[in-house]
This is a predicted structure of a 138-nucleotide RNA (c-di-AMP riboswitch aptamer (ydaO/yuaA leader)) from a bacterium. The prediction has a mean pLDDT of 76. Rfam family: c-di-AMP riboswitch aptamer (ydaO/yuaA leader). Rfam describes the family as follows. This family represents a conserved RNA structure found upstream of the ydaO and yuaA genes in Bacillus subtilis and related genes in other bacteria.
């Protein structure tokens, strides 16, 4: 010096998945768990009225980019809507993903209403315009 693995602090990043507040755990801090409650984000479901004739077990919907086609007997493999990549938007390169789960015969869209969720992961740092913004010095 140079790998490779762990921990810790800062800050970041996909995702709707956060902040703040009070009690508690617990005797003090600081972080953490739990429970309430506020705030913001984010899903269902749910009139008039619109849309829609009924058929359906091969049902039907729902969360999400994740959604189609093609080849194999199969396992699988190419692509493919689509989506992500350290302020933001264009343009250009390159790198990935492109799943998985749930409801249970039911549910178009829908004000009031009603109800659910706030987990769980990860190291991505390129060029060039144009607009922010936040630090450090004087």
């Nucleotide at each position: 010096a140079c790998u490779c693995a762990g921990g810790a602090g800062a800050g970041g990043u996909c995702u709707a998945a956060a902040u703040c507040u009070a009690u508690a755990u617990a005797a003090a801090a600081u972080a953490a768990u739990a429970u309430a409650g506020a705030u913001a984000c984010g899903g269902g479901g749910g009139a008039u009225g619109c849309a829609g004739g009924u058929u359906g077990u091969a049902g039907g919907g729902g969360c999400g980019u994740a959604u189609u086609c093609u080849c194999u007997a199969a396992a699988g493999a190419g692509a493919u809507a689509g989506g992500a990549g350290a302020c933001u938007u264009c343009c250009a390169a390159c790198u990935c993903c492109g799943a998985g789960c749930c409801c249970g015969u039911c549910a178009g869209c829908u004000a009031a209403c009603c109800u659910c969720g706030u987990a769980g992961g990860c190291a991505u740092a390129u060029g060039g315009a144009a607009g922010a913004a936040a630090u450090g010095u004087u």